[in-house]
């Protein structure tokens, strides 16, 4: 100097002026009383992101509700740690990619069972003979005096080393052996369980033994381990207004006691008991409420306040830890709209890129204080809050690491 990798930060900024919107805090002025909600002025202090997006995970919070068990269903899936928790983060192990720094993972189980692999191919897992190779037998032909030799064909037997098909074909390579072959045998590699050592572990290294391998897919169903109530701020709470506590049909209202009314029939209230029905995401059990419930139809309210921003909060030094992260101490308060505010104009400066000039620096390849001109700035707007992941994205800066070239 170039290429690459990884992490972090900033992002149309800063200052000033003019006008404007909105929250909070103090003050002043006005209004109101028919709930609730006021109006204005000046002053002081605030006012949209790294993703605010997606709504994919996890929670805080609210209600179901006063709690549970099992099944179903869903999620995660190597080991260890972090965290409020997670499917996230950190570290490590293993596979794959890369020359490397690094990146990435669909990372439990295939002898528990079921299933799938089109086409091609002989055959796709209790899986094989298309072309071949070998053997002797039979027929025919050639050569030969003969023995026999060579060739084609037929049937039978042996074979899976060579060739073909395919994403994948009964371990690989070299040698021996065989009629020809084959872990048939041997060495090396691979595989298997066993042992030793290291490690918390996943796992790694080594050793001896065993001819040893019934392949792949579970992001196929499934098995195993662990985790999981549901719905959601349009959750929910309060104040007020108003209507029709409407109408129709069906099912149901057990039993006992006490009190009051009553001529009686009976009615009302209270307590206990039974339980149609309802609630608990789905089902079962259990639990709770219970004399009303179910279905259909129809009407009213659609206003105001709250929830609503002090948080698993932020910043900084130090300590512990490889790290994620945690702890002590100190300091800080940084939007809360409600159809939805956070803006507009002007001036100066800033940032980035290109071109030209260029003080100067260096051993060198090279670097470029500063000036002038031209141009540029992406993705994109809170809506209860927070921790993550994913996606979109122009430009700039900083540190570290890998490799290459060149110079000294």
């Nucleotide at each position: 100097c170039g290429a690459c990798g990884c992490u972090g930060u900033c992002u149309a900024a800063g200052c000033g002026a003019u006008c404007g919107c909105u929250g909070g805090c103090g003050u002043c002025u006005c209004a109101u009383a028919u709930a609730g909600c006021g109006a204005g002025a000046a002053g002081c202090g605030g006012g949209a992101g790294g993703a605010a997006a997606g709504u994919c995970c996890g929670a805080g919070c609210u209600c179901c509700a006063a709690a549970g068990a099992g099944c179903a269903c869903g999620g995660u899936g190597c080991c260890g740690g972090g965290u409020a928790a997670c499917g996230c983060c950190c570290g490590g192990u293993g596979g794959c990619g890369g020359a490397a720094a690094c990146g990435u993972c669909g990372a439990g189980g295939a002898a528990a069972g079921u299933g799938c692999a089109a086409c091609a191919g002989a055959a796709a897992a209790c899986a094989a003979a298309c072309c071949g190779c070998c053997g002797g037998g039979c027929u025919c032909g050639u050569c030969g005096c003969a023995a026999g030799u060579c060739g084609c064909g037929c049937a039978c037997g042996g074979u899976a080393a060579g060739g073909g098909u395919g994403a994948a074909a009964a371990g690989g390579c070299g040698g021996g052996g065989u009629a020809a072959g084959a872990g048939c045998c041997c060495a090396c590699c691979g595989c298997g369980g066993c042992c030793u050592u290291g490690g918390u572990a996943a796992c790694a290294a080594g050793g001896a033994c065993g001819g040893c391998a019934u392949g792949g897919c579970a992001a196929a169903c499934c098995c195993c381990a662990c985790c999981g109530g549901g719905a959601g701020c349009a959750a929910g709470g309060c104040c007020g207004c108003a209507u029709a506590g409407g109408c129709a049909a069906g099912c149901g209202u057990u039993c006992g006691a006490a009190u009051g009314c009553a001529u009686a029939a009976g009615c009302a209230u209270u307590c206990g008991u039974a339980a149609a029905g309802g609630g608990u995401c789905g089902c079962u059990c259990g639990c709770c409420c219970a004399a009303g419930c179910u279905u259909g139809u129809g009407g009213g309210u659609u206003g105001g306040c709250u929830g609503c921003u002090c948080g698993a909060g932020g910043u900084g030094u130090c300590c512990g830890g490889u790290a994620a992260c945690g702890g002590c101490c100190a300091c800080c308060c940084u939007a809360g709209a409600g159809g939805a505010a956070u803006g507009a104009u002007c001036g100066c400066u800033g940032c980035c890129a290109g071109a030209c000039c260029a003080a100067g620096g260096a051993u060198g390849a090279c670097c470029g204080c500063g000036g002038u001109c031209u141009g540029g700035a992406a993705c994109a707007g809170a809506a209860c809050u927070c921790g993550g992941c994913u996606u979109a994205c122009g430009g700039a800066c900083a540190a570290c690491g890998u490799c290459g070239a060149c110079c000294a």
A computed fold for a 408-nucleotide RNA from a Myxococcales bacterium, annotated as Bacterial RNase P class A.
The model forms 99% of the base pairs in the Rfam consensus.
Rfam family: Bacterial RNase P class A. By type it is a ribozyme.